[in-house]
Molecule: transfer RNA
Organism: Candidatus Bipolaricaulota bacterium
RNA sequence: GGGUCCAUAGCUCAGUGGUUAGAGCAACCGGCUCAUAACCGGUCGGUCCCAGGUUCGAAUCCUGGUGGACCCA
Numbered sequence: 001g002g003g004u005c006c007a008u009a010g011c012u013c014a015g016u017g018g019u020u021a022g023a024g025c026a027a028c029c030g031g032c033u034c035a036u037a038a039c040c041g042g043u044c045g046g047u048c049c050c051a052g053g054u055u056c057g058a059a060u061c062c063u064g065g066u067g068g069a070c071c072c073a
Base pairs, nucleotide, nucleotide: 001072002071003070004069005068006067007066010025011024012023013022018056027043028042029041030040031039049065050064051063052062053061
């Protein structure tokens, strides 16, 4: 220098154009227990990496950028 893939909650990820963006774990509150863990119920948590474009409508499609992983040279 060229190519492929990835970026969504504190962490691991789902969501491949549609009306409120989700799950598990973590955290917090409560229940249970002599107590802790486990278990049960609930709560909290997001500018969907950034900018622009297409569209009635974009996390999703297109372009550029940034960061990361891998391959080729």